[in-house]
RNA sequence: UGCUCCGUCGUCUAGCGGCAAGACACCCGGCUCUGGACCGGACGACCGAGGUUCGAAUCCUUGCGGAGCAG
Repeated sequence: UGCUCCGUCGUCUAGCGGCAAGACACCCGGCUCUGGACCGGACGACCGAGGUUCGAAUCCUUGCGGAGCAG
């Protein structure tokens, strides 16, 4: 430098045009003499900017970041 792929809660994953789901972690509560384990609950995210569409995490363009391959 070129090509390909990826970007979603703190972390890991789902989603395939129509309410963003789950696990772990953190927090609160229950249980316990205390802690852990276990049980219940709350909080929490679509990389940025445009475009298409009645409607975009999803499709298109571009930027940014990351990974791989080639040189």

This is a predicted structure of a 71-nucleotide RNA (transfer RNA) from Corynebacterium kalidii. It matches the Rfam family "tRNA". The family's RNA type in Rfam is transfer RNA. NCBI's taxonomy places the organism under Bacteria, Bacillati, Actinomycetes, Mycobacteriales, Corynebacterium.